This is a predicted structure of a 354-nucleotide part of an RNA (large-subunit ribosomal RNA, domain IV) from Elysia cornigera.
Context: one part of a larger RNA
RNA sequence: AUCUGGUUAAGGAACUCGGCAAAUUGACCCCGUAACUUCGGGAGAAGGGGUGCCUCAUUAGUGUGAAAGUCCUGCGACUGGAGCAUGAAGAGGCCGAAGUGAAGAGCUCGCGGCGACUGUUUACCAAAAACAUAGGUCUCUGCUAACACGUAAGUGGAAGUAUAGGGACUGACACCUGCCCGGUGCUGGAAGGUUAAGGAGAGAUGUUAGUCUUCGGACGAAGCUUCGAACUGAAGCCCCAGUAAACGGCGGCCGUAACUAUGACGGUCCUAAGGUAGCGAAAUUCCUUGUCGGGUAAGUUCCGACCUGCACGAAUGGCGUAACGAUGGCCACACUGUCUCCACCCGAGACUCA
Numbered sequence: 001a002u003c004u005g006g007u008u009a010a011g012g013a014a015c016u017c018g019g020c021a022a023a024u025u026g027a028c029c030c031c032g033u034a035a036c037u038u039c040g041g042g043a044g045a046a047g048g049g050g051u052g053c054c055u056c057a058u059u060a061g062u063g064u065g066a067a068a069g070u071c072c073u074g075c076g077a078c079u080g081g082a083g084c085a086u087g088a089a090g091a092g093g094c095c096g097a098a099g100u101g102a103a104g105a106g107c108u109c110g111c112g113g114c115g116a117c118u119g120u121u122u123a124c125c126a127a128a129a130a131c132a133u134a135g136g137u138c139u140c141u142g143c144u145a146a147c148a149c150g151u152a153a154g155u156g157g158a159a160g161u162a163u164a165g166g167g168a169c170u171g172a173c174a175c176c177u178g179c180c181c182g183g184u185g186c187u188g189g190a191a192g193g194u195u196a197a198g199g200a201g202a203g204a205u206g207u208u209a210g211u212c213u214u215c216g217g218a219c220g221a222a223g224c225u226u227c228g229a230a231c232u233g234a235a236g237c238c239c240c241a242g243u244a245a246a247c248g249g250c251g252g253c254c255g256u257a258a259c260u261a262u263g264a265c266g267g268u269c270c271u272a273a274g275g276u277a278g279c280g281a282a283a284u285u286c287c288u289u290g291u292c293g294g295g296u297a298a299g300u301u302c303c304g305a306c307c308u309g310c311a312c313g314a315a316u317g318g319c320g321u322a323a324c325g326a327u328g329g330c331c332a333c334a335c336u337g338u339c340u341c342c343a344c345c346c347g348a349g350a351c352u353c354a
Base pairs, nucleotide, nucleotide: 002348003347005345006344007343010340011339014338019335027051028050029049030048031047036041038172052094053093054092055091056090061086062085063084064083068079069078070077071076095099108332110330111329113327114325115324119131120130135170136169137168138167139166140165141164147156148155149154173320175318176317178250179249180248183247184246185243186242187241188240189239192238193237194236198232199231203227204226206224207223210219211218212217251269252268253267254266255265278312279309290306291305292304293303294302
């Protein structure tokens, strides 16, 4: 020097990304206990007080209930209170620095973010705001269900039957969930357009009985063969509707009020429709340490506002919310070797010698 522990004047977070670590708190009894709240909670809120031993005293009380007695003859009832166990509260006294005398045993409060909660997760760097969740909604499914596994038989679903089962999204609860169906998807529709195999087969090719021949060849029925135009021909697509808790989307420019500023108002262009409620420098704000207020002597964080939302916004849910959280941010009390600023001590290993 390293490590496990212990102590420390004065100060008390000045340390540090951050009170990380340590310290504080701590048991039982009594008193007392706020905002808020879903009336259950919050709550052990917070904050206080007490605690040993002796005597009264084998205390009061409580539990159990023996002997004995009475009525009686039922393994009954009543009286009875022994013994045993448990056990406050009070009065008086005693000792120490200290009485849950050692050990074991919540620090607490305030503000706001996220997620309702208990739960689950990256076995071995992440426990969370991620996943799940009850609840909500949409959609499919009438039973040989939908769906899934399997080539199949078959099996799960389910020995269930729409208050059931599958899929998807959202995520307790409260208040709500606006506008757009033009695109994509899904559902429905069937008039028209397009359209496969197949049907149909006009026409054509090859072959040749035969006929003709200048003997080279030419023509060529039927059959067979190979092509093949009309016409016919389903779903789908085009088309017509519906549907957004389906995928998704939710504007620009110019002018205008009797100071100025602003613009309730007007004009115009475009769109399927132009973002409603609520929220807003936010887990979202680039400019930005925005501006104002609060807290500090001093605050890029924090809290409350404002709204100029680069680029919030309504089940890819919006906004609140008691309770809950080994959750991220901020503040405070207490407390401390985290620090000012280090020191000392008990040990362990390293190290040296053997």
RNAcentral holds the full RNA, with entries from SILVA. Taxonomically the source falls in Elysia (Eukaryota, Metazoa, Lophotrochozoa, Panpulmonata). Model confidence (mean pLDDT): 88 of 100.